[in-house]
C1' cells in the first nucleotide's frame, strides 16, 4: 500500500404466535395458552488423540445451523428483529 475480507454506522426489506382472562386510569402484574429469527443453551458427521484383540473396535477433545430447546425475549400496531440488499467503513491485509 491494493485486491480481499471486516468490528461497527446508516437506509431500504423483514416472519412466527391470544387486540386472551382477572386486577389497573395507564404503564404493568398474575393466569391459561401459544410463537422463534435480538440473545442464550443442546447436538452430527468429518477431524484430531490415546487405547487396542489393529485398515475394526472402546474412550476422549473439539465441534455447524434457518436444526432442536424455550431460559430469556415476543404474541393487535408501535418498538424489537435472525437474515438480505444499498452506502460508508475503525482496524488489518498473502504475494
Nucleotide at each position: 500500500g491494493g485486491a480481499c475480507a471486516g468490528a461497527c454506522c446508516u437506509c431500504u426489506g423483514g416472519a412466527g404466535a391470544g387486540a386472551c382472562u382477572u386486577g389497573g386510569a395507564g404503564a404493568c402484574a398474575a393466569g391459561c395458552g401459544c410463537c422463534g429469527a435480538a440473545g442464550g443453551a443442546g447436538c452430527a458427521a468429518a477431524u484430531c488423540c490415546g487405547g487396542u484383540u489393529u485398515u475394526g473396535c472402546c474412550g476422549g477433545a473439539a465441534g455447524a445451523a434457518u436444526c432442536u430447546c424455550u431460559c430469556a425475549g415476543g404474541c393487535a400496531a408501535a418498538a424489537g428483529g435472525a437474515c438480505a440488499g444499498g452506502g460508508g467503513g475503525a482496524g488489518g491485509g498473502g504475494g
Notes: Glycine riboswitch aptamer from Thermincola sp., 95 nucleotides, folded computationally. The model forms 89% of the base pairs in the Rfam consensus. The sequence was found by an Rfam model in a public genome assembly. Its Rfam family is "Glycine riboswitch aptamer". Rfam describes the family as follows. This family represents the bacterial glycine riboswitch. Its mean pLDDT, the model's own confidence on a scale to 100, is 80. The organism belongs to Thermincola, within Bacteria.